[in-house]
Molecule: transfer RNA
Organism: Planctomycetota bacterium
């Protein structure tokens, strides 16, 4: 440089146009149990890589930018 893939809580994911002001498991806080500690159980914090574009609606579809990975030279 060409063409393919992928980006979603700290972490690994789950979502295929409207039930999503986004679940879920570890993980952390707190509270409960316990003589502490763990473990158990119970609430909470916490995320759509960015920038147009389509549409009554976008995490999801379309372009581009960014980062990552594959593959050809």
């Nucleotide at each position: 440089g060409g063409c393919c893939c992928c980006a979603u809580c700290g972490u690994c994911u789950a979502g295929a146009g409207g039930c999503c002001u986004a679940g879920g498991a570890c993980a952390c806080u707190a509270g409960c149990u316990u003589u502490u500690c763990a473990c158990g159980c119970u609430a909470g914090u916490a995320a759509c890589a960015c920038g147009g574009g389509u549409u009554c609606a976008a995490a999801u579809c379309c372009c581009g930018u960014u980062g990552g990975g594959g593959u050809c030279a």